A computed fold for a 76-nucleotide RNA from Oscillibacter hominis, annotated as transfer RNA. The coordinates come from a structure-prediction model, not an experiment, and the mean pLDDT is 81. The sequence is in RNAcentral, with records from ENA.
[in-house]
RNA sequence: GCUGGAUUAGCUCAGUCGGUAGAGCGCCUGAUUCGUAAUCAUGAGGUCGCGAGUUCGAAUCUCGCAUCCAGCUCCA
Numbered sequence: 001g002c003u004g005g006a007u008u009a010g011c012u013c014a015g016u017c018g019g020u021a022g023a024g025c026g027c028c029u030g031a032u033u034c035g036u037a038a039u040c041a042u043g044a045g046g047u048c049g050c051g052a053g054u055u056c057g058a059a060u061c062u063c064g065c066a067u068c069c070a071g072c073u074c075c076a
Stems, first nucleotide, its partner, number of pairs: 001072007010025004019056001027043001029041003049065005
């Protein structure tokens, strides 16, 4: 330098044919308990990596950039 993949909640990941974003774990609060854990209930938490484009509408399509991973290639 080229090719492919990944980037979504604190963590691990869903969400594919465009239609107002979710789960598990974790966290807050409450119940239960003498107390803790476990269990149950409730709640909070997201500019969907960044910027632009297309569209009535973009996590999703297109382009550029960034970071990470893998492979290939060149030079020293």
It matches the Rfam family "tRNA". From the family's description: Transfer RNA (tRNA) molecules are approximately 80 nucleotides in length.